Two RNAs folded together computationally: RNase P RNA and transfer RNA, 433 nucleotides in total. Its mean pLDDT, the model's own confidence on a scale to 100, is 77.
RNA sequence: CACGCAGGCCGGGUGACCGCGGCGUCUGCUCCGUAGCUCGGAGCCGGCGUCGAGGAAAGUCCGGACACCGCAGGGCAGGACGCUCCCGAGAUCGUCUCACGACACGAGGGAGGCGGCGAAAGCCGACGGAAAGUGGCACAGAAAACAGACCGCCGGUCGCGGAUCUCCGGAGUCGCGGCCGGUAAGGGUGAAACGGUGGGGUAAGAGCCCACCAGCGGCCCUGGCGACAGGGUCGGCUCGCCAAACCCCGUCCGGUGCAAGGCGAACAGGCUCCGCCGACGCGGCCCGCCGAGGAGCCGGGUAGCUGCACAGAUGGAUGGUCACCCUCGACAGAAUCCGGCUUACAGGCCUGCGUCCGAG
RNA sequence: GCCCCCAUCGACUAGCGGCCCAGGUCACGGCCCUUUCAAGGCCGUAGCGCGGGUUCGAAUCCCGCUGGGGGCA
Repeated sequence: CACGCAGGCCGGGUGACCGCGGCGUCUGCUCCGUAGCUCGGAGCCGGCGUCGAGGAAAGUCCGGACACCGCAGGGCAGGACGCUCCCGAGAUCGUCUCACGACACGAGGGAGGCGGCGAAAGCCGACGGAAAGUGGCACAGAAAACAGACCGCCGGUCGCGGAUCUCCGGAGUCGCGGCCGGUAAGGGUGAAACGGUGGGGUAAGAGCCCACCAGCGGCCCUGGCGACAGGGUCGGCUCGCCAAACCCCGUCCGGUGCAAGGCGAACAGGCUCCGCCGACGCGGCCCGCCGAGGAGCCGGGUAGCUGCACAGAUGGAUGGUCACCCUCGACAGAAUCCGGCUUACAGGCCUGCGUCCGAG
Repeated sequence: GCCCCCAUCGACUAGCGGCCCAGGUCACGGCCCUUUCAAGGCCGUAGCGCGGGUUCGAAUCCCGCUGGGGGCA
């Protein structure tokens, strides 16, 4: 150089003109306070100044703020998480405390341990428990799990047959078959087969015994904050996999979400009072009741305001044209806010690292 | 905006770790029957939304996307 690995950054630039939204300020107009004003408030047009999308604003997957509801205490159910240490917005509706405070917790991140992959840099891991219990392991295979026994091997016994010996009564041997018993070394299947090699031992065999190796468990020592690692010794203990199967253990979790919530018009409604306006009780007065009018109060919580932000609305702004330049521009646009995770992304820049193969 | 649910042939569906390179009905194509059409019989085409993980093994279990639906004014 090439190939690869890790981390970080940018996400067209400059200028002119036009336009959009918020805020501030100035002038003008309209309305209200108000009878009036050079005063105050609201709205509108215009001028000026200033600010105006992202690394993901996205998915809404986690954690929290905030807000309301609920709450004597405890438990069940349900959910989430699960190696170690450190950091971590927060956190008193977790524990202790009169309180301060401490500890536990905490989305996630960093470093490490262990396991897997890679030649390496490095990458990946939902990583407590299968030696608590239940359950599953298709097909194949004898057998799929506290074991068992299809073929095989061995012993006993019975029957049949062959050959041999014979003192003709039998004897022992070989083969086949039945029954009883022992055994698990060998077989071949499967993703996975109940430690491996060698020796002893036995009728045949087997951790049955022994040596070494591998694993597991108990105890001890050393290093490390720790997960853990290394070593020694004892025990023949050899125990399959699956908990992203049920489950067990430990820790944590009240619910709902800005369409939460607060203030709250207008119209309609309810109650009380006034007035005696109208109708009914055949006429008049009183009284009762109904309706219309006026005044006051009330519930509901719509419009609106607020919640709401150094971008910020509720028809919801952040754009367009032209010129020049370059590597010719991707994914995509806020809606309560913040911290994370995940996903999408044209192209470009910077830093560090590795060397199986190839070139120098 | 906030919250919840679903996804299997063209349509409707069965499945709940292996007996499923996924079954059924309608539809579609071919053949038979019929003078012809329909009905009927036989055969066939066609699907687990996508990517990754757990597991010996995934339509099924888990995670992330994609698409669709519903509730709250």